[in-house]
The RNA shown here (Bacterial RNase P class A) has 380 nucleotides and comes from Mycetocola sp. The gene name in the source record is rnpB.
RNA sequence: UGAGUCGGCCGGGCGACCGCGUCCGGGCCUCCUUCGGGAGGAUCCGGCCGAGGAACGUCCGGGCUCCACAGGGCAGGGUGCUGGGUAACACCCAGUCGGGGUGACCCGCAGGAAAGUGCCACAGAGAAUAGACCGCCGAACGGCGUGGCGACACGCGCGUGGUAAGGGUGAAACGGUGCGGUAAGAGCGCACCAGCGUCCGGGGUGACCCGGACGGCUAGGCAAACCCCACCCGGAGCAAGGCCGAGCAGGGAGAGGGUGGUCCCGCCCGUACUCCCGGGUAGGCCGCUGGAGCCGGCGGGCAACCGCCGGCCGAGAUGGAUGGUCGCCCAAGGCGCUUCGGCGCCUGGACAGAACCCGGCGUACAGGCCGACUCACCAC
Numbered sequence: 001u002g003a004g005u006c007g008g009c010c011g012g013g014c015g016a017c018c019g020c021g022u023c024c025g026g027g028c029c030u031c032c033u034u035c036g037g038g039a040g041g042a043u044c045c046g047g048c049c050g051a052g053g054a055a056c057g058u059c060c061g062g063g064c065u066c067c068a069c070a071g072g073g074c075a076g077g078g079u080g081c082u083g084g085g086u087a088a089c090a091c092c093c094a095g096u097c098g099g100g101g102u103g104a105c106c107c108g109c110a111g112g113a114a115a116g117u118g119c120c121a122c123a124g125a126g127a128a129u130a131g132a133c134c135g136c137c138g139a140a141c142g143g144c145g146u147g148g149c150g151a152c153a154c155g156c157g158c159g160u161g162g163u164a165a166g167g168g169u170g171a172a173a174c175g176g177u178g179c180g181g182u183a184a185g186a187g188c189g190c191a192c193c194a195g196c197g198u199c200c201g202g203g204g205u206g207a208c209c210c211g212g213a214c215g216g217c218u219a220g221g222c223a224a225a226c227c228c229c230a231c232c233c234g235g236a237g238c239a240a241g242g243c244c245g246a247g248c249a250g251g252g253a254g255a256g257g258g259u260g261g262u263c264c265c266g267c268c269c270g271u272a273c274u275c276c277c278g279g280g281u282a283g284g285c286c287g288c289u290g291g292a293g294c295c296g297g298c299g300g301g302c303a304a305c306c307g308c309c310g311g312c313c314g315a316g317a318u319g320g321a322u323g324g325u326c327g328c329c330c331a332a333g334g335c336g337c338u339u340c341g342g343c344g345c346c347u348g349g350a351c352a353g354a355a356c357c358c359g360g361c362g363u364a365c366a367g368g369c370c371g372a373c374u375c376a377c378c379a380c
Base pairs, nucleotide, nucleotide: 001376002375003374004373005372006371007370008369009368010367012329013328014327015326016325017324018323020050021049023047024046025045026044027043028041029040030039031038032037052351056362057361059360060359061358062357063356064237065236066235067234076233077232078231079230080229081095082094083093084092085091096110097108098107099106100105111228112227116226117225118222119221120220133167134166135163136162137161140160141159142158143156144155145154146153147152175193176192177191178190179189180188194218196215197214198213199212200211201210202209203208241286242285243284244283250277251276252275253274254273256269257268258267259266260265293312294311295310296309297308298307299306300305330349332347333346334345335344336343337342
């Protein structure tokens, strides 16, 4: 200098004016009042604060709330290398193994296929107690031919056959190479190699790694097929849930009316008036935002993370606020000029946006900043 890998961060800034929302203080208005004050307001003024790294998707995990629940099992669902972190997780960290890359580094739904069952498309002879299309062989039995008196010999490869070297099919063909062996061949025998199992020694908390001995010669893949093993799991969700509660329906008492012969008393009516009760609707309030919180320091830990100390308060709407205009600057794009240093003008700001709250994951994203590392080439 070029090409890359990984991690972290920002995601327009400043100012002016207008506007919006919660809360606080004050004014004004309305209502209540024990006259001290209190409540409400769609109104005015001032003040504090006012979206995000993803607020998004709602895919996991938790808090919280209500319902259900003795305990255990079955069924069902989930997770799935190991150790750690955490409230918990399917997340994160550190490792192991496998795969990819020259490398930094990246990727992995990564338990069990010698528990059992099942499946393995197409092609192919044959796809798991494998099989024979081409090929190779002619040992054995039969046949045919030639020779021979005959026993038999030689030949053919026709039938029954042998074989799995070589070819061919396939994602995959039942270890590989070599030597021996044979009619031809084959773990049939042997040597070496690979793989598997058992045992032993060493290292590691562990997954696993390193080394050795023995064995039979060989064991295919799929569990995102059933299944087995280990561990985990009640359901619904803030429209959860709780409180207050008009109007209207309903119930009761009284006033009132009717009636028995007038009161007392009894019975009946009771929609108009008064009081009380009352489930729930409209509506209002709580839940609601101070929390597994944020920032800084110190300590522990490789790290994720944890502990201690100090400081801080950063939206809470409910038809749902967080916006608009202008000026300067910053990044970006375009055009023009240029003395190649720049200058001027125009355009113009990604994805998106709270709604009970957190921890993750996934997805979207204009542009920019910082750090660590790798490879190639060059120079010293």
The sequence is in RNAcentral, with records from ENA. Lineage of the source: Bacteria > Actinomycetota > Actinomycetes > Microbacteriaceae > Mycetocola.